[in-house]
RNA sequence: UAUGUAAAUACGCUGAAUUCUUUUUACAAGAAGCGGGGGAACCAUUGUUUUUGGGGUGAAUCUCUUUUAUUAGAGUAGGGUCAUCUUCUUUCGAUCCGAAUCCGUCAGCUAACCUCGUAAGCGUCGAAAGAGGAAGA
Numbered sequence: 001u002a003u004g005u006a007a008a009u010a011c012g013c014u015g016a017a018u019u020c021u022u023u024u025u026a027c028a029a030g031a032a033g034c035g036g037g038g039g040a041a042c043c044a045u046u047g048u049u050u051u052u053g054g055g056g057u058g059a060a061u062c063u064c065u066u067u068u069a070u071u072a073g074a075g076u077a078g079g080g081u082c083a084u085c086u087u088c089u090u091u092c093g094a095u096c097c098g099a100a101u102c103c104g105u106c107a108g109c110u111a112a113c114c115u116c117g118u119a120a121g122c123g124u125c126g127a128a129a130g131a132g133g134a135a136g137a
Base pairs, nucleotide, nucleotide: 011123012122013121014120018032019031020030021029033118034117035116036115037114038113043108053106054103055102056101057100062075063074064073065072078097079096080095081094082093085133086132087131088130089129090128091127092126
């Protein structure tokens, strides 16, 4: 100097998925914050009866070609990132995703009310304009 392995710490990204308390050998438990579902009137819907079933979380829908088959590919509604000390808005450019899964015949909206989750997986290094805030002097 390079490569590989292991551990710890700091920062950052997608996402609701963070913080604190109690107990404790451990497990279990609770609260705050954030997020989801069910659920009146009014309004809306004109359908359902196992069938063209329906619905939820999520950005993740749809079209064309291809294949025995979303099998493979191209595009697309839509979504994210490119770190100012920090928050937000705008423009140009670059780049990535465009999945998966759950309920089980059943759910429109929906006050009160009821109920559930708080995971998982990763590593950016373009250029400008504007409005606030913080720190320091």
c-di-AMP riboswitch aptamer (ydaO/yuaA leader), 137 nucleotides, folded computationally. The coordinates come from a structure-prediction model, not an experiment, and the mean pLDDT is 77. Its Rfam family is "c-di-AMP riboswitch aptamer (ydaO/yuaA leader)". Gene Ontology terms of the family: regulation of gene expression and cyclic-di-AMP binding. It was read from a public genome assembly, where an Rfam model found it.